[in-house]
Context: one part of a larger RNA
Molecule: large-subunit ribosomal RNA, domain II
Organism: bacterium
RNA sequence: CCCAACGAGUCUAUGUGUGCUGCAAGCUUAAACUGCAUUGCAGUGGAGGCGUAGCGAAAGCGAGUGUUAAUAGCGCGUCCUAGUAGCACGUAUAGGACCCGAAGCCAGGCGAUCUUACCUUGGCCAGGGUGAAAGUUGUCGAAGGACAACUGGAGGCCCGCACCAGUAUGUGACGCAAAGCGUUUGGAUGAGCUGAGGUAAGCAGUGAAAAGCUAAUCGAGCUUGGUAAUAGCUGGUUCUCUCCGAAACAGUUUUAGGACUGGCGUCGUGAUGUUUCUUUCCGGGGGUAGAGCACUGGAUGGUUCGUGCCGGGCGCAAGCCUAGCGAGCCAAUCAAACUCCGAAUACCGGGAAGCGUAGUCCGGCAGUUAGACUGCGGGGGAUAAGCUCCGUGGUCGAAAGGGAAACAGCCCAGAUCGUCGUCUAAGGUCCCUAAGUAUUUGUUAAGUGUUAAAGGUUGUGAAUUGCCAGUGACAGGUAGGAGGUUGGCUUAGAGGUAGCCAUCCUUUAAAGAAAGUGUAACAACUCACUGCUCGAUGGCAGUUUGCGCCGAAGAUUCAUGGGGCUCAAACAAGUCACCGAAGACACGAAUUUCCUGAUUCAAUUCAGGGAGUGGUAGGAGAGCAUUCUAAGCUGCGCCGAAGUAGGAGCCGUGAGGCCCUAUGGAGCGCUUAGAAGAGAGAAUGUUGGG
Numbered sequence: 001c002c003c004a005a006c007g008a009g010u011c012u013a014u015g016u017g018u019g020c021u022g023c024a025a026g027c028u029u030a031a032a033c034u035g036c037a038u039u040g041c042a043g044u045g046g047a048g049g050c051g052u053a054g055c056g057a058a059a060g061c062g063a064g065u066g067u068u069a070a071u072a073g074c075g076c077g078u079c080c081u082a083g084u085a086g087c088a089c090g091u092a093u094a095g096g097a098c099c100c101g102a103a104g105c106c107a108g109g110c111g112a113u114c115u116u117a118c119c120u121u122g123g124c125c126a127g128g129g130u131g132a133a134a135g136u137u138g139u140c141g142a143a144g145g146a147c148a149a150c151u152g153g154a155g156g157c158c159c160g161c162a163c164c165a166g167u168a169u170g171u172g173a174c175g176c177a178a179a180g181c182g183u184u185u186g187g188a189u190g191a192g193c194u195g196a197g198g199u200a201a202g203c204a205g206u207g208a209a210a211a212g213c214u215a216a217u218c219g220a221g222c223u224u225g226g227u228a229a230u231a232g233c234u235g236g237u238u239c240u241c242u243c244c245g246a247a248a249c250a251g252u253u254u255u256a257g258g259a260c261u262g263g264c265g266u267c268g269u270g271a272u273g274u275u276u277c278u279u280u281c282c283g284g285g286g287g288u289a290g291a292g293c294a295c296u297g298g299a300u301g302g303u304u305c306g307u308g309c310c311g312g313g314c315g316c317a318a319g320c321c322u323a324g325c326g327a328g329c330c331a332a333u334c335a336a337a338c339u340c341c342g343a344a345u346a347c348c349g350g351g352a353a354g355c356g357u358a359g360u361c362c363g364g365c366a367g368u369u370a371g372a373c374u375g376c377g378g379g380g381g382a383u384a385a386g387c388u389c390c391g392u393g394g395u396c397g398a399a400a401g402g403g404a405a406a407c408a409g410c411c412c413a414g415a416u417c418g419u420c421g422u423c424u425a426a427g428g429u430c431c432c433u434a435a436g437u438a439u440u441u442g443u444u445a446a447g448u449g450u451u452a453a454a455g456g457u458u459g460u461g462a463a464u465u466g467c468c469a470g471u472g473a474c475a476g477g478u479a480g481g482a483g484g485u486u487g488g489c490u491u492a493g494a495g496g497u498a499g500c501c502a503u504c505c506u507u508u509a510a511a512g513a514a515a516g517u518g519u520a521a522c523a524a525c526u527c528a529c530u531g532c533u534c535g536a537u538g539g540c541a542g543u544u545u546g547c548g549c550c551g552a553a554g555a556u557u558c559a560u561g562g563g564g565c566u567c568a569a570a571c572a573a574g575u576c577a578c579c580g581a582a583g584a585c586a587c588g589a590a591u592u593u594c595c596u597g598a599u600u601c602a603a604u605u606c607a608g609g610g611a612g613u614g615g616u617a618g619g620a621g622a623g624c625a626u627u628c629u630a631a632g633c634u635g636c637g638c639c640g641a642a643g644u645a646g647g648a649g650c651c652g653u654g655a656g657g658c659c660c661u662a663u664g665g666a667g668c669g670c671u672u673a674g675a676a677g678a679g680a681g682a683a684u685g686u687u688g689g690g
Stems, first nucleotide, its partner, number of pairs: 001690006011095013026050003032044005054061002064076004098236002101233001105226006116200009125190001127159003130155001134151007163187003168183004202218001204214003239623006249262005263368002265365004270361003275358001277354008290341001291339002296335003300331008311322004371396010401412003416589004421585003427579003430563003436576001438575006449565001455550003459547010476533005482506003487501003512527001515526003590613009624679001626676008635668002643663005649658003
């Protein structure tokens, strides 16, 4: 992992609601007893319970009563009656309470054959080294004693086997081993190691202390019981069809992943009855968008006035001017917490019409209270986020289908079932790929299209303004581009051309006291400007605008989905076709509900018509199957039951039910009721098998 079997809303009591049944102003027995004869049935039993009257704290009074001084008012009642017992189902409460799941808490026992400490009694420690005290002899000394040699053999001494330990590293890692093995290392006469026996333990022991150890278990052992501990948590929770169908919000919460109340769902042959919804008309209040500057506040320029300590300028000083500050006026301007103004919508009330969609109240049963993205209006953030928080729509959630290559939240559109029928939506129509290589007029040359900005652009299309031009424009060619003068100053020099000042006059067709290159300074070469040549439906300079271009960098060819596309298969503006969905329509079928008409014992059945039939949590309804019980079928069965296997067969929307064949070899079914150990694919489910 697979297969099979087993595996989860039950039972009791008490409320409450719905349905059905009995009796009814009443209904009902409990314990117990009696009879039959024995999982029980029938009877007796009225003790008790609920109801038939309420009000008051109560005394109490009573269709009233309490309050009160009150015959007033007010509160709760009285009428129009309906209850009660049982059964079933929904739900609540108490219990293990749908099932499995803790870590834990307490009580009683069992453990010191492991290990810790201690007690008793035994055992063990190769070899080598060092050489304490003490002693002997000698020498010296008056002596205590000193020195030397020898003897001696001390030590939590040294090196190092056994033995004990476990430092570092390698290996091992379903191992040789639930801690080993190799190398290396520490101790090795001691606080040493070790055998046997004994003592001490569970809030307790033992501990040279690590919360270590107390039998592979220790911040409280193991085991049995309390015990089905508790689990606002996780997982799981088993057949079918039909109708409706949410929420992810508000308030409160030792509350935030829980709960309660409200909101939103469902059900009622309960109540009300158009109150709901849409459109239109009428009447309302508002201070948002916008706008504005009349208030409040900000902020720019100009001007006037006032003030000007410190700072700046002038002055001997007095003081004057100024920067600055304040105010007025003019111009232009900003505001969520400004408003002289002020919409569209929305909202409230009323009238009418349409539709017959709904709405509200009462009651039973819920689920939801982690929401997501997207459009629009905003707050926070950085006018960041697939960010976060509100408001208001949509979709997803709980929605399949078509489009967007693929793609919960985008666009189109809401799947009852069938059809090799029709028409469309979004989006498309060269091939992949259904449908135009359709059509008209333009644009683009960048593969732009098929990603992006500031900025740049004699790319190209359109519109438009001004100027020049056969009295010859623009560009090109050719010739000139001079004189006073090297202007003055400065400077080593400054001659058009370092810098400063001035920038005149003359000759001219024209020529700057020079727009550049250049020189040390000159020189030299261009330019402006002018003649000639040339010959134009032309030229120059702007403005607006369409489509382009640059800006634009990533490593195997990975992307407009791809191929590929250039009077397009791109872009702009049109036109006519077509394709395209589970949409709409057509035909047939099923089913829910409403209306009408028949029909029925009935909540029945039939026909016609209208509107429906996506769906998670969840509510409501109708069924299928399994086991057992009762009655009936005076059912089936060795001429073959159940079970098992197969079937292209029949019936049912489905769960399922029949039928046939084979196997099997002894029991089984159908109908109507009843009762449940009543349906498995999931729970790291349990057991068995593979």